[in-house]
GlmS glucosamine-6-phosphate activated ribozyme aptamer from an uncultured Thermomicrobiales bacterium, 158 nucleotides, folded computationally. The coordinates come from a structure-prediction model, not an experiment, and the mean pLDDT is 80.

RNA sequence: ACGCACGAACAAGCGCCUGGACUCGCUCGGAGGAAGCGAGUUGACGAGGUGGGAGCCGAUCGAAACAUUCGGCGGAUGGCUUCCCGGCCGGCACGGUCGAAAUGGACGGCACAAACCGAUGGGGCAACUCAUCGACAAUCACCGUCCAGGUGCCCAAG
Numbered sequence: 001a002c003g004c005a006c007g008a009a010c011a012a013g014c015g016c017c018u019g020g021a022c023u024c025g026c027u028c029g030g031a032g033g034a035a036g037c038g039a040g041u042u043g044a045c046g047a048g049g050u051g052g053g054a055g056c057c058g059a060u061c062g063a064a065a066c067a068u069u070c071g072g073c074g075g076a077u078g079g080c081u082u083c084c085c086g087g088c089c090g091g092c093a094c095g096g097u098c099g100a101a102a103u104g105g106a107c108g109g110c111a112c113a114a115a116c117c118g119a120u121g122g123g124g125c126a127a128c129u130c131a132u133c134g135a136c137a138a139u140c141a142c143c144g145u146c147c148a149g150g151u152g153c154c155c156a157a158g
Stems, first nucleotide, its partner, number of pairs: 014074004019070001020042008045062003051084007085099005090154005103148007117134007
């Protein structure tokens, strides 16, 4: 150094870097530069999100930027189908529709963020990076109104 086994810690805009871009050094060169090699830097800002199994797909919402949040690999609470479990629809059986935030749709209301940016300070030759302070979202959820909400039998007749 590699492989195997065991144990601990650590995550979902999460982890990683052989492309690209950038920095430094060396070689070459009168110098700049190009090229080559080496070592580094960058490479998604938060909000939101898990009934169990299998399969397929490859994941919601805005903020910022306008070469890079580009590109690549892996993963993820996402979508659809299906089986089981569970909720709702007066009871039961189908059926529908969802997932313990548990019927679908529309409109309205309501609350909340971090980076970017600016200022201050720390680290690095540099590219860059870390910390503190300052503002503003949408989705989901929640609240309100409206629309839709099947078949058969039974209950009920307010």

Its Rfam family is "glmS glucosamine-6-phosphate activated ribozyme aptamer". The family's RNA type in Rfam is riboswitch. Of the family's consensus pairs, 86% are formed in the model.